[in-house]
Molecule: c-di-AMP riboswitch aptamer (ydaO/yuaA leader)
Organism: Syntrophomonas sp.
């Protein structure tokens, strides 16, 4: 510089949610590590238009029902479906392009900005086998 191969599929994914010690067999209570909230000055804020937190999960039309309100049609709020699209988020197993998907849900209760010391919470759920593809880098071998 050139060929071959591998880095690439239950040894994974999303999430903070994972290692360890006692005790005990039903569970607790402790380290470490990650990840959340509350709390000063200073500085910002302006509270029924309620506020607020976890979390990517924000918001903008459209159809087709509903309730309230208007003199009627209209318009306008609120709301349940069902659709196209966004702010953002994930996988594609090492980058990048390309492609496929998510764009929820729950919580607190009239209250919490930031925030040093401080003081408190969690450690859960829940997915995985016919996968597009291309460049690149990187290891190993070997001309």
């Nucleotide at each position: 510089a050139g060929a071959u191969a591998a880095u690439u599929u239950u040894a994974g994914c999303c999430g903070a949610a994972g290692c360890u010690u006692c005790a005990g067999c039903a569970u607790g209570a402790g380290g470490c590590a990650c990840g959340g909230g509350g709390g000063a000055a200073c500085c910002a804020u302006u509270u029924u238009u309620g506020g607020g937190g976890c979390g990517a999960g924000u918001u903008u039309u459209c159809u087709c029902g509903a309730u309230u309100u208007u003199u009627a049609u209209g318009g306008a709020a609120u709301u349940g479906a069902g659709g196209a699209g966004u702010a953002g988020g994930g996988c594609u197993a090492c980058c990048c392009a390309g492609g496929c998907c998510c764009g929820a849900g729950c919580c607190c209760g009239u209250c919490a900005g930031c925030u040093a010391a401080c003081c408190u919470c969690g450690u859960a759920g829940g997915c995985g086998a016919g996968a597009a593809u291309g460049g690149g880098a990187u290891u190993a071998u070997u001309u």